A computed fold for a 350-nucleotide part of an RNA from Solanum gracilifrons, annotated as small-subunit ribosomal RNA, central domain.
Context: one part of a larger RNA
RNA sequence: UUGGGCAUAAAGCGUCUGUAGGUGGAUUUUUAAGUCCGCUAACAAAUCCCAGGGCUCAACCCUAGACAAGCGGUGGAAACUACCAAGCUGGAGUAUGGUAGGGGCAGAGGGAAUUUCCGGUGGAGCGAUGAAAUACGUAGAGAUCAGAAAGAACACCAAAGGCGAAAGCACUCUGCUGGGCCGACACUGACACUGAGAUACGAAAGCUAAGGGAGCGAAUGUGAUUAGAUACCCAAGUAGUCCUAGUCAUAAAUGAUGGAUACUAGGCGCUGUGCAUAUCGACUCGUGCAGUGCUGUAGCUAACACAUUAAUUAUCCCUCAUGUGGAGUACGUUCGUAAGAAUGAAACUC
Numbered sequence: 001u002u003g004g005g006c007a008u009a010a011a012g013c014g015u016c017u018g019u020a021g022g023u024g025g026a027u028u029u030u031u032a033a034g035u036c037c038g039c040u041a042a043c044a045a046a047u048c049c050c051a052g053g054g055c056u057c058a059a060c061c062c063u064a065g066a067c068a069a070g071c072g073g074u075g076g077a078a079a080c081u082a083c084c085a086a087g088c089u090g091g092a093g094u095a096u097g098g099u100a101g102g103g104g105c106a107g108a109g110g111g112a113a114u115u116u117c118c119g120g121u122g123g124a125g126c127g128a129u130g131a132a133a134u135a136c137g138u139a140g141a142g143a144u145c146a147g148a149a150a151g152a153a154c155a156c157c158a159a160a161g162g163c164g165a166a167a168g169c170a171c172u173c174u175g176c177u178g179g180g181c182c183g184a185c186a187c188u189g190a191c192a193c194u195g196a197g198a199u200a201c202g203a204a205a206g207c208u209a210a211g212g213g214a215g216c217g218a219a220u221g222u223g224a225u226u227a228g229a230u231a232c233c234c235a236a237g238u239a240g241u242c243c244u245a246g247u248c249a250u251a252a253a254u255g256a257u258g259g260a261u262a263c264u265a266g267g268c269g270c271u272g273u274g275c276a277u278a279u280c281g282a283c284u285c286g287u288g289c290a291g292u293g294c295u296g297u298a299g300c301u302a303a304c305a306c307a308u309u310a311a312u313u314a315u316c317c318c319u320c321a322u323g324u325g326g327a328g329u330a331c332g333u334u335c336g337u338a339a340g341a342a343u344g345a346a347a348c349u350c
Base pairs, nucleotide, nucleotide: 005320008303012318014201015200017198021194022193023192025088027086028085031082033081034080035077036076037075038074039073040072049065051063052062053061054060091191092188093187094186096183097182098181099180103177104176105175106174107173108172109171110154114150115149116148117147119145120144121143125136162169163168206247207246208245209244211242215241216240220236223233258317259316260315261314262313266295267294268293269292270291271290272289273288274287275286299306323350325348332343333342334341335340
């Protein structure tokens, strides 16, 4: 160096875009760098191999022969890789006709509920729990009716359903805007795949500044429970949760499964959109593509399971792992206001 791995045993970056690099469809031509073949020069001796011989044998010694890869020169071959040139359309993209969607951003509007305030009625409890107490209430609570205000979240529809790269996205309407899929087949003509570094996005919590603050609610102080109760339960309640502008960059960021391409039995659904059949029309029946599920054969797997959405069979590219603990720690560096994040050992130990 080759050979083995990464769902659950150690191991897939949280996700995308993309630089260098690596890899790359099919046809004809050129060159001959890689590749292959011939010839040739040199590769000291000793050693190794082999034949014969000499020490009584052997080790050892002598003589002769043979010897690979690699390297240089030269002459050729042209299938493959590469290069040159030209053309191709299947990969990829553009244009075009449709289409589904909680994809994103901004603005406007809405009703139910909750809490508070004001007024009316009314008059003793209410609330809570396993049971209670704290708390609230004759200074009129709770209940009920009318009115006002505020903030947050959007019942039913709702689904194994949809969209998005992931995080995530749902009251209604409007504006702006990204991506996908299907159809027909007009155009470009390999423009592709992956992607070290790098950029961007990235739940919740946290941080900075200005607002907001209904409900909920870390912290906190009470009431209970208990041997104790710094808890579980109850009544309060600050930060926070919300908004704007930044910051942070982490999650069991999960499908614990990197991306791309191709191939490899079926059966049953759902979503989007075509074709054909059918009809007055809506259904119905068959079928194609894209997505999303269940089940299952071959295969694979340590097993569980996976199984055309592979964990099958192959190719390309990238990340990562190499016994347990020490330790995601120490030190150093970078980033951050901080909290911390990223990178990341060793001694020692079994």

RNAcentral holds the full RNA, with entries from SILVA.